[in-house]
C1' cells in the first nucleotide's frame, strides 16, 4: 500500500519541550496562549495477537469450541459515541395519478439509544 476478518454507546493523564493551530475529508459543533496539536518520559486502560492457567470434545499438551488471568510479550489507545451529521430504509406533511380504507411516483422536513451501507480508525492475517 491493497484485501479479508473481527469490534467501534465502556475505559484510561500528569510531567517536560515545543508554539499554533487542531479535531481524517465537508458542514456543524468544539479544542486551543489558563499552550491545543505534535514529541518524549512516567503512569494508566483495555485485552486484539502472544503467554500462563483451565473447562468441555478427542487416545492425544494434534486440534477444535470456550472461561479465567495483567503477565518484565507485540500492538492499541488515554476530550467530546468513530464529537454530529453525511447514501439507503423505516416516519410524518404535501401535491399528482391510479384499480381511492390503499398503492406509485415527486416534493419537502424531523426525530431515533433504530436497521443498513459508505468512509475511517485498529487488531489479526493475506499479497
Nucleotide at each position: 500500500a491493497u484485501c479479508u476478518u473481527a469490534u467501534c454507546c465502556a475505559g484510561a493523564g500528569u510531567g517536560g519541550c515545543u508554539g499554533a493551530g487542531g479535531g481524517a475529508u465537508a458542514g456543524g459543533c468544539c479544542c486551543g496562549a489558563c499552550g491545543a496539536c505534535g514529541c518524549c518520559a512516567c503512569a494508566g486502560c483495555a485485552a486484539c495477537c502472544g503467554g500462563u492457567u483451565u473447562g468441555c470434545c478427542g487416545c492425544a499438551a494434534a486440534g477444535g469450541c470456550g472461561a479465567a488471568u495483567g503477565c518484565u510479550g507485540g500492538u492499541g489507545c488515554u476530550a467530546a459515541c468513530u464529537c454530529c451529521u453525511a447514501c439507503c430504509c423505516u416516519g410524518c406533511g404535501u401535491g399528482a395519478u391510479g384499480c381511492c380504507u390503499c398503492a406509485u411516483c415527486g416534493c419537502g422536513c424531523c426525530g431515533a439509544u433504530g436497521g443498513g451501507a459508505u468512509a475511517g480508525a485498529u487488531a489479526a492475517g493475506a499479497u
Predicted 3D model of a 127-nucleotide RNA (SAM riboswitch aptamer (S box leader)) from a Planctomycetota bacterium. The sequence was found by an Rfam model in a public genome assembly. Of the family's consensus pairs, 94% are formed in the model. The prediction has a mean pLDDT of 79. The organism belongs to Planctomycetota, within Bacteria. It matches the Rfam family "SAM riboswitch aptamer (S box leader)". Its family is annotated with regulation of gene expression in the Gene Ontology.